[in-house]
Molecule: THF (Tetrahydrofolate) riboswitch aptamer
RNA sequence: AGAAGAGUAAAAACACGGGCGUGAAGUGCCUGCGGGACGGGGAGUUGCCGGUUGGACGAAAGCUUUUUGCUGCGGUUCGUGUUUUGCAUCCCGCUUCG
Numbered sequence: 001a002g003a004a005g006a007g008u009a010a011a012a013a014c015a016c017g018g019g020c021g022u023g024a025a026g027u028g029c030c031u032g033c034g035g036g037a038c039g040g041g042g043a044g045u046u047g048c049c050g051g052u053u054g055g056a057c058g059a060a061a062g063c064u065u066u067u068u069g070c071u072g073c074g075g076u077u078c079g080u081g082u083u084u085u086g087c088a089u090c091c092c093g094c095u096u097c098g
Base pairs, nucleotide, nucleotide: 002097003096004095005094010085011084012083013082014081015080016079017078018077019076020074021073022072029055030054032052033051035049036048040092041091042090043089061071062070063069
């Protein structure tokens, strides 16, 4: 030279806890603008994740001491834990063999 391998951010599911909504926000869908992250280093997408503009669609309430609380509900949000997946890709580096 060559061959093999490790490691991240993060994502998903589940559990627990704290919120929000149930006077309908949020989630999901379409659209424009702008931003961010993506193994140790560099580059980085048509992929990923927020923010924001506009649009379409649209819901599960019940009980109660009567407006407070409880039980539910929502493709609801955040945190923690567990499990699984996991650098789009390219170059270099690291470990092992040689």